[in-house]
C1' cells in the first nucleotide's frame, strides 16, 4: 500500500419567509382571537415474529389437552433476545455459521435400484477342512439343502476403520493404532476436556414424523377499559333456558353474574380520559461481557381525517430505505453513502 | 390500531402418512361430423407449485423469514 474481518456512530448542512399540531407565558372585545417564547418522526417509526408493562375478565385458580422452547453457566421485568464458555463445521487468518436434549422406553416411515433396508441378508463371487450327498481307476474327484460377509454390483444410507497374524475360504476369530461403550481418576459451578482401566464391539438413518424428558405458558387486546352527553321502536323471527345459558375463544371442575346467543330492523357516529415521566436517558463504583446498585444531571411529538410541510437562496461528498397512533426491551427485513476504532492476511521499505 | 386466512396451467379448484413423470374441469391448438356454423367426439400445448433459505437420500407437502391479496373488529337500547 493492498484484501479483508468485527464493533460503534450519523442519515445533507445553514440562513430567509409563510404554514401546519402540541405546550407555557402575556393581553384580550372570552365557546374565540392576537402576541411572544419553546417542542415538534425513525435506525428501523415497516412485519406483527417473540417477550413483558397497562387495562377487562376471581391480581389469575385445579387438571386434562395443547402451544413453545431445547449444549452449559449468567443477564433481564420477561424472552425463543443478548453475553460468555463447550462441541462440530467453513476459513491461511481476524472471524463466521449451527432447532446443538433422547433413535438403547415404544411405534412409524426409508420410494426406485438392489441378494438384503433392518430380528440383516447368500445374487455373483469364493471354499471343500469336518459332516452329508453322488461318482470312482480307492489316489481322490464333484456338489449343494453346506460353509463364508474378505471382493463385486445397487443405493442417500449395507452392520466399526486399516493392517498383521490366522484359516479350506473367511470372520474382532486373534492382536497393534483409531474410533465407540462402561467405570474409576484430575480440571471445571457445567457443558465439557484430559488421563487410566476393562470391554472385541452391543441395535444405520429420521425426532423441522408421531413420540419420550426437561422448563415455560389462563383469556383478550387501547377498537382493551373509564366517565359524561344525545338520540331511536327495551322492536320482529329462530334457537337454548336453571341438570341452563354466558365471562372463561377446546373440555372437566371452581368463582362469578341472572337470562342469553345468532339474524333482521333503530338510534348515535359527540366530548373527556386511558396518552405519555418511562423497567426513560446521560455520567458513573462493580462486572471479561451482556448488565448494571447508590447518587448526581437531563426533559425527548403525543394527533384524532389524523400536525411534523413548501418556497428562496447558499455549500458540498448531491442525499437511500422510509413516516409516530398505549408504551417498552429485542428480532427480521429495507437502505445511496460518509466517519471512526480495534483486528488478520500479503507485499515493500526502515 | 389491532386479529384471522390465503397464495397450485390463461380461469375456478384437487392433491391423502414426504416418494420416482403434479393432476380435474373451462378456455387455447389440430382433426373428424356438416353445405356452413354451433354442439359432440378424438388428440394436443401449457406450471420458476408467491419468493429466498433450512431440514431430509427426496419438499407443492414440514420448518423459518419475506413478498402480494382478502376478511373481521365503534358504542347505545
Nucleotide at each position: 500500500g493492498a484484501a479483508g474481518c468485527u464493533g460503534g456512530c450519523u442519515a445533507g448542512g445553514c440562513a430567509g419567509u409563510c404554514g401546519c399540531c402540541g405546550c407555557g407565558c402575556a393581553c384580550u372585545u372570552c365557546g374565540g382571537g392576537u402576541g411572544c417564547g419553546g417542542g415538534g418522526a425513525g435506525g428501523a417509526a415497516a412485519g406483527u415474529c417473540c417477550g413483558g408493562g397497562c387495562u377487562c375478565c376471581a391480581c389469575a385458580g385445579a387438571g386434562c389437552a395443547g402451544g413453545a422452547u431445547g449444549c452449559c453457566g449468567g443477564u433481564u421485568a420477561a424472552u425463543g433476545g443478548c453475553c460468555g464458555g463447550a462441541c462440530g463445521c467453513c476459513g491461511u487468518g481476524a472471524g463466521g455459521c449451527g432447532a446443538u436434549g433422547g433413535a438403547a422406553a415404544g411405534u412409524g416411515c426409508c420410494a426406485c435400484a438392489g441378494a438384503a433396508a433392518a430380528u440383516a441378508c447368500a445374487c455373483c463371487g469364493c471354499c471343500c477342512a469336518a459332516g452329508u450327498u453322488c461318482c470312482u481307476u480307492c489316489g481322490g474327484g464333484a456338489a449343494a439343502c453346506g460353509g463364508u460377509a474378505a471382493g463385486g454390483u445397487u443405493g442417500a444410507a449395507a452392520u466399526g476403520g486399516c493392517g498383521a497374524g490366522g484359516u479350506a475360504a473367511g470372520a474382532g476369530c486373534u492382536c497393534a493404532c483409531c474410533g465407540c461403550g462402561c467405570g474409576g481418576g484430575u480440571g471445571g459451578u457445567a457443558a465439557c476436556a484430559c488421563u487410566u482401566g476393562c470391554g472385541g464391539c452391543a441395535g444405520g438413518g429420521u425426532a423441522a414424523a408421531c413420540c419420550c424428558c426437561a422448563u415455560c405458558c389462563g383469556g383478550a387486546g387501547c377498537a382493551a377499559g373509564a366517565c359524561c352527553a344525545a338520540a331511536u321502536a327495551a322492536g320482529c323471527a329462530g334457537g337454548c333456558c336453571a341438570u341452563g345459558a354466558c365471562g372463561u375463544u377446546g373440555c372437566u371442575c371452581g368463582c362469578g353474574u341472572c337470562g342469553c346467543c345468532u339474524g333482521c330492523g333503530g338510534g348515535u357516529a359527540g366530548g373527556u380520559u386511558g396518552c405519555u415521566c418511562g423497567a426513560g436517558c446521560g455520567u458513573c463504583a462493580g462486572g471479561u461481557a451482556a448488565c448494571g446498585a447508590a447518587a448526581c444531571g437531563c426533559c425527548u411529538a403525543g394527533a384524532g381525517g389524523a400536525a411534523u410541510g413548501a418556497c428562496u437562496g447558499u455549500c458540498c461528498a448531491c442525499g437511500a430505505c422510509a413516516g409516530a397512533a398505549c408504551c417498552c426491551g429485542g428480532c427480521u427485513u429495507a437502505u445511496c453513502g460518509g466517519c471512526c476504532a480495534g483486528c488478520u492476511u500479503c507485499a515493500c521499505c526502515u | 390500531g389491532g386479529g384471522u386466512c390465503g397464495u397450485u396451467a390463461g380461469c375456478u379448484c384437487a392433491g391423502u402418512u414426504g416418494g420416482u413423470u403434479a393432476g380435474a374441469g373451462c378456455a387455447g391448438a389440430g382433426g373428424a361430423c356438416u353445405c356452413a356454423u354451433a354442439a359432440u367426439c378424438c388428440u394436443u400445448u401449457g406450471g420458476u407449485c408467491c419468493g429466498c433459505g433450512g431440514u431430509u437420500c427426496a419438499a407443492g407437502u414440514c420448518c423459518g423469514c419475506g413478498a402480494c391479496g382478502a376478511c373481521c373488529c365503534a358504542c347505545c337500547a